RNA sequence: CACCGAUAAUAGCAAAGCGGUCGAAAGGCCGUGACGCAAAGCUAAAGGGUCUAACCCGCGAGAGCGGCAUGACAGCCAGUUGCCGAA
Numbered sequence: 001c002a003c004c005g006a007u008a009a010u011a012g013c014a015a016a017g018c019g020g021u022c023g024a025a026a027g028g029c030c031g032u033g034a035c036g037c038a039a040a041g042c043u044a045a046a047g048g049g050u051c052u053a054a055c056c057c058g059c060g061a062g063a064g065c066g067g068c069a070u071g072a073c074a075g076c077c078a079g080u081u082g083c084c085g086a087a
Stems, first nucleotide, its partner, number of pairs: 004085002012037002017032006035075001041080003047077002049073003056067004
């Protein structure tokens, strides 16, 4: 230095649920709460993947159905930066 990752040390994050709030939804934010996490830090304008479908387009007599990201997810993969140091 690279890999690696412990019943170590120090610090940190916070799933589901519940309350509030924004949103068409997915989902976000705040509080509570800890399932977990060695990157559960950051990047959605490198890329793959996933979710939603308002607007719009098509179909339909209608209810509605199908398509579509310009909306989201970094706690899916990935990219990138970084703390600690047993084996």